A computed fold for a 73-nucleotide RNA from a Candidatus Peribacteraceae bacterium, annotated as transfer RNA. Rfam family: tRNA. It is annotated as a transfer RNA. The coordinates come from a structure-prediction model, not an experiment, and the mean pLDDT is 81. The sequence was found in a public genome assembly. Taxonomically the source falls in Candidatus Peribacteraceae (Bacteria, Bacteria candidate phyla, Candidatus Peribacteria, Candidatus Peribacterales).
[in-house]
RNA sequence: GGGGCUGUAGCUCAGUUGGUAGAGCACCUGCUUUGCAAGCAGGGGGUCAGGGGUUCGAAUCCCCUCAGCUCCA
Numbered sequence: 001g002g003g004g005c006u007g008u009a010g011c012u013c014a015g016u017u018g019g020u021a022g023a024g025c026a027c028c029u030g031c032u033u034u035g036c037a038a039g040c041a042g043g044g045g046g047u048c049a050g051g052g053g054u055u056c057g058a059a060u061c062c063c064c065u066c067a068g069c070u071c072c073a
Base pairs, nucleotide, nucleotide: 001072002071003070004069005068006067007066010025011024012023013022019056027043028042029041030040031039049065050064051063052062053061
């Protein structure tokens, strides 16, 4: 320098044919308990790596950039 893969909540990840962003764990509140843990009910939290484009509408399609992993030189 070139090819491929990955980037979504604090963490691990889903989201597949473009149409309101989700799960588990974690966190907060309440119930339960003498107390803790477990359990049950409820709740908060996201510029979908960044920028631009296409579209009525983009996490999803196109282009560029950044970071990580990997292969080739």